Predicted 3D model of a 333-nucleotide part of an RNA (large-subunit ribosomal RNA, domain IV) from a Candidatus Portnoyibacteriota bacterium.
[in-house]
Context: one part of a larger RNA
């Protein structure tokens, strides 16, 4: 050192953090909060009991015997062997005596949920997901393989198949088409070659005009496309603040909500709880460096080997070490 048991009094003082141990356990019975999508949460929680021998009740069975007579079937009586409750009596420290066999509880982020993943450092807040919404396809669609022929979606038809975004369920989802992007339309304009035509004494080759499609331009629309969503200065009879005034400016100037936040630089912001004492947790305030609505926004009951903070119970994690028990290495033979 490795794997075990135990340990007085303390109980998390330990520690980056109860890591790791303990603790709880099966079964029967009582009993159960707050939320809550009404189904749960919930074995919530807390709390009693269990061996064994006797008695007695009951429950279902089964041999016999009476009934019994034509087949039976009730009721009694008898014996076996079991369960179930009550009662009382009995032993150990200890009845689920080994084994086997939930520690609970309360906040808060995140993700709806079961589920999937980096075979071999990461299971996760990450990827699906039902659900929502868009967008393309009318069927020999669309989209995909494939050189093709042909396949597949599909022997399916818009309640269908394909693509993207979001991510359950409540509430909801603001304002901007000025940029990039889709779509649509219109034609005074621009607009290749080919074509018609000129010129280059003839051919070539080359110039110029002509007409023209898409596309450019132009004008419409689309933001659950991609994206974006201000400044300065004044002002109300203390002070402060600024409901409101001017102003520059933009495509349009960030609504509702949340909000020091898994996003807040000052920041250990400020209060207020929680501790004897918290750069921690949780409410709350909010000028937000650099929040914000399906690049979803906020909330959410269940669920989570997720992240985080707190209580109980419990312990050798700790005060602080110590016995034992079986091995390793090492030491002597």
């Nucleotide at each position: 050192c490795u794997g075990a048991u135990c340990a007085a009094g303390g109980g998390a003082a330990c520690u980056c953090g109860g890591c790791a141990u303990a603790u709880u356990g099966g079964c029967c019975c009582c009993g159960u909060a707050g939320c809550u999508u009404c189904g749960g949460u919930a074995g919530a929680a807390g709390g009693g009991g269990u061996g064994u021998c006797u008695a007695c009740a009951c429950u279902a069975g089964u041999u016999u015997c009476u009934g019994a007579a034509u087949u039976a079937a009730a009721a009694g009586a008898u014996g076996c062997a079991a369960g179930u409750g009550u009662a009382g009596a009995u032993c150990u420290c200890a009845g689920u005596a080994a084994c086997a066999a939930g520690a609970a509880c309360c906040g808060c982020c995140c993700g709806a949920c079961u589920g999937u993943u980096u075979a071999c450092c990461a299971a996760a807040a990450a990827c699906g997901u039902a659900g929502c919404c868009a967008a393309g396809u009318g069927c020999g669609a669309a989209g995909c393989u494939g050189a093709a022929a042909a396949g597949c979606u599909g022997u399916g038809u818009a309640u269908a198949c394909u693509u993207g975004g979001u991510g359950a369920g409540a509430c909801c989802u603001g304002c901007c088409c000025a940029g990039u992007g889709g779509u649509g339309g219109u034609g005074u304009c621009u607009g290749a070659a080919a074509c018609c035509u000129c010129c280059u004494u003839u051919c070539a080759a080359g110039g110029g005009g002509g007409c023209u499609a898409a596309g450019g331009c132009c004008c419409a629309u689309c933001a659950a496309a991609c994206g974006g969503c201000g400044g300065g200065c004044c002002u109300a009879a203390c002070u402060a603040u600024g409901a409101g005034g001017c102003u520059c400016u933009u495509a349009a100037g960030g609504u509702a909500g949340c909000g020091u936040a898994a996003u807040a630089c000052c920041u250990u912001g400020u209060c207020g709880u929680c501790u004897g004492a918290a750069u921690g947790g949780c409410g709350a305030c909010u000028u937000g460096c650099a929040u914000g609505a399906a690049u979803g926004g906020u909330u959410u009951a269940a669920c989570g080997a997720g992240g985080u903070g707190g209580u109980u119970a419990c312990u050798g994690u700790c005060c602080c070490u110590g016995a034992u028990c079986a091995g390793a290495a090492c030491c002597c033979u």
Its Rfam family is "Bacterial large subunit ribosomal RNA".